[in-house]
Context: one part of a larger RNA
RNA sequence: UUAGGUUUAAAGGGUGCGCAGGCGGGAAGAUAAGUCAGCGGGGAAAUCCUGUAGCUCAACUACAGAACUGCCGUUGAUACUGUUUUUCUUGAGUUCGGUUGAGGUAAGCGGAAUGUGUAGUGUAGCGGUGAAAUGCUUAGAUAUUACACAGAACACCAAUUGCGAAGGCAGCUUACUAAACCGUUAAUGACGCUGAGGCACGAAAGCGUGGGGAGCGAACAGGAUUAGAUACCCUGGUAGUCCACGCCGUAAACGAUGAUUACUCGUUGUGCACAAUACACCGUGCGUGACUUAGCGAAAGCAUUAAGUAAUCCACCUGGGGAGUACGUUCGCAAGAAUGAAACUC
Numbered sequence: 001u002u003a004g005g006u007u008u009a010a011a012g013g014g015u016g017c018g019c020a021g022g023c024g025g026g027a028a029g030a031u032a033a034g035u036c037a038g039c040g041g042g043g044a045a046a047u048c049c050u051g052u053a054g055c056u057c058a059a060c061u062a063c064a065g066a067a068c069u070g071c072c073g074u075u076g077a078u079a080c081u082g083u084u085u086u087u088c089u090u091g092a093g094u095u096c097g098g099u100u101g102a103g104g105u106a107a108g109c110g111g112a113a114u115g116u117g118u119a120g121u122g123u124a125g126c127g128g129u130g131a132a133a134u135g136c137u138u139a140g141a142u143a144u145u146a147c148a149c150a151g152a153a154c155a156c157c158a159a160u161u162g163c164g165a166a167g168g169c170a171g172c173u174u175a176c177u178a179a180a181c182c183g184u185u186a187a188u189g190a191c192g193c194u195g196a197g198g199c200a201c202g203a204a205a206g207c208g209u210g211g212g213g214a215g216c217g218a219a220c221a222g223g224a225u226u227a228g229a230u231a232c233c234c235u236g237g238u239a240g241u242c243c244a245c246g247c248c249g250u251a252a253a254c255g256a257u258g259a260u261u262a263c264u265c266g267u268u269g270u271g272c273a274c275a276a277u278a279c280a281c282c283g284u285g286c287g288u289g290a291c292u293u294a295g296c297g298a299a300a301g302c303a304u305u306a307a308g309u310a311a312u313c314c315a316c317c318u319g320g321g322g323a324g325u326a327c328g329u330u331c332g333c334a335a336g337a338a339u340g341a342a343a344c345u346c
Stems, first nucleotide, its partner, number of pairs: 004317003007300002012314001014201004021194003025088007033081002035077007049065006091191001092188001094186001096183005103177007110154001114150008125136002162169002206247006215241002220236004258313006266291009295302002319346003328339004
């Protein structure tokens, strides 16, 4: 390379936007580049193949034929692809009306809980565990009442619920803003799909500067447990967790399932919209779940939200270890990230 694959055996990029590239709806005409056919040229010899012949055979050699895919010119064909002209509306986007939702950003507000402070009541314990101890407490704790302050998170509603490209998003209100869906008529007329590089976004932890710090809590200290206990349990507790701005760019970033399009039995729940109906619960579209036929699959299972049947484009895989390591390069303040071998060994 061919071929085969990528839910779980190796393998789908974390996600989107998008330049180049690849691929691309219906009709008619033109052209004839690809494509197909005829003819001509060319395709050195040897080799290879076929048939004969020569060395006693064979290897070897000689002769003849075939072959030499490719290439050039010319004359035609025009279904398909390309190019070009005209055109169409189903793909795509747009107008108008309506709806939906924890979609995003910013600001303000709220109650419960927790902790702390002050004051009151009150007296000997509290706390913690399997049991204890460290710890707190007569300088009055724990408990309880009132007031005040602080930070963080939003019980119930709450649900195989909803929204978002993914990461993710949940108290309430307001402002700004994005999207999807349904209905609808008109106009545009293939404007589409995918997407190497590139750009943007991207949980947690971590980093820089400045704030903040209630609770929780790596590190650390002490108490237990234990043969030991650098742990599990307990008492404390720093960074961090929170905010602003800037980095980092990774996750079991998972549906371990790339995107788009078309087609393919049924049953049942649910969200949004529309339509219809009132002795009604049937319909349509878009989502989101459960089960199942065919089919697929090594099986588990998947099954109109496919892992089925097909098409286009991208990414990735090719025995285990060595190793996501070394070296080099790029990026980063650093931590490190990205790219990514070989020897050797089984």
This is a predicted structure of a 346-nucleotide part of an RNA (small-subunit ribosomal RNA, central domain) from an uncultured prokaryote.
Its mean pLDDT, the model's own confidence on a scale to 100, is 87.
The RNAcentral record of the full RNA draws on ENA.
Rfam family: Bacterial small subunit ribosomal RNA.